[in-house]
RNA sequence: UUCUUAUCCAGAGAGGCAGAGGGACUGGCCCGUUGACGCCCGGCAACCAUCAGGCUGAAGCUUGAAAAGGUGCUAAUUCCUGCAGGAGAAAUCCUGAUAGAUAAGAA
Numbered sequence: 001u002u003c004u005u006a007u008c009c010a011g012a013g014a015g016g017c018a019g020a021g022g023g024a025c026u027g028g029c030c031c032g033u034u035g036a037c038g039c040c041c042g043g044c045a046a047c048c049a050u051c052a053g054g055c056u057g058a059a060g061c062u063u064g065a066a067a068a069g070g071u072g073c074u075a076a077u078u079c080c081u082g083c084a085g086g087a088g089a090a091a092u093c094c095u096g097a098u099a100g101a102u103a104a105g106a107a
Stems, first nucleotide, its partner, number of pairs: 001107008013041001015040003021031003025082001027080002042074003047070002050065006078099001083096005
């Protein structure tokens, strides 16, 4: 980097450092010198791993616990949107893809 599977409407600090952009991309709309983004600490969650049940011939599946390990996350639904379909007089709404993010596995 690509592929596969799963998840993405919940949750998370009036702390320290540091200073100009940031929210992937498009168009919006926001956040930001009353200090954002990032880093550290703190925190949240529970994908993997761990432990205990249940099921299975087995691979494995499933329920629960815990949070010391590997990740992740910590403004706004993945902030909304981009393609297709549907509802509606319209505003707008709904559904599914795509794209993106994360985990685990594979090449």